[in-house]
RNA sequence: GCCUUAUCAAGAGCGGUGGAGGGACAGGCCCAUUGAAGCCCGGCAACCUUAUAAAAGGUGCUAAUUCCUGCAGAGUUAAUAAUUCUGAAAGAUGAGGA
Numbered sequence: 001g002c003c004u005u006a007u008c009a010a011g012a013g014c015g016g017u018g019g020a021g022g023g024a025c026a027g028g029c030c031c032a033u034u035g036a037a038g039c040c041c042g043g044c045a046a047c048c049u050u051a052u053a054a055a056a057g058g059u060g061c062u063a064a065u066u067c068c069u070g071c072a073g074a075g076u077u078a079a080u081a082a083u084u085c086u087g088a089a090a091g092a093u094g095a096g097g098a
Stems, first nucleotide, its partner, number of pairs: 002097007013041001015040003021031003025070004042062003046059005066090001071087006
C1' cells in the first nucleotide's frame, strides 16, 4: 500500500516551542503574525488488550456535522433557483486478514 468490518450531529488548554501556512482532493466557505503546520506538555474518549471496586496499556483524537457540496433517488416550492431527507462514492480512525 491492498481486502474486510465498525464508527464518524458528542467530547478535548486564554500552556511551551516554532515561525507561514492550514482545513484529504476539486469548487466554495473559513481559520491564521490578537500568531498557521510540526514538536512537547496537558486534555478528550472511539476501538483493541489486560483487569475489574477503581483503573492501566496500545493506537487515535484535541476550530467549524467528515465545515459544506462533489454521484443517485424522493420531497418542498408558482418557478429558474434554492432547500430538506435518504442512500452511495470519497475520506478519517480502530480491529482483523493474505
The RNA shown here (SAM riboswitch aptamer (S box leader)) has 98 nucleotides. The coordinates come from a structure-prediction model, not an experiment, and the mean pLDDT is 84. Rfam family: SAM riboswitch aptamer (S box leader). Rfam describes the family as follows. The SAM riboswitch is found upstream of a number of genes which code for proteins involved in methionine or cysteine biosynthesis in Gram-positive bacteria.